The RNA shown here (Fluoride riboswitch aptamer (crcB RNA motif)) has 65 nucleotides and comes from Halonotius terrestris.
[in-house]
RNA sequence: GUGUCCUCGGGCGAUGGGGCUCGCCUGUCUCAACCGCCGAUCCGGCUGAUGGCUCCUAUCCACUC
Numbered sequence: 001g002u003g004u005c006c007u008c009g010g011g012c013g014a015u016g017g018g019g020c021u022c023g024c025c026u027g028u029c030u031c032a033a034c035c036g037c038c039g040a041u042c043c044g045g046c047u048g049a050u051g052g053c054u055c056c057u058a059u060c061c062a063c064u065c
Base pairs, nucleotide, nucleotide: 008027009026010025011024012023013022016056017055018054019053020052021051036046037045038044039043
């Protein structure tokens, strides 16, 4: 000096926030990870505030008062 691994830090996982957890990227913290699905793809259609679980908030649907 370079590469790899561990720990740690930061970032990311299609719409907000908290807790726990998983994965990915990065430590040259500029880069990268990431930026939904379907069809006949110039156009039309569909699901979801989660990566996953859970709580809150917003929105939507149904019922009751």
The coordinates come from a structure-prediction model, not an experiment, and the mean pLDDT is 77.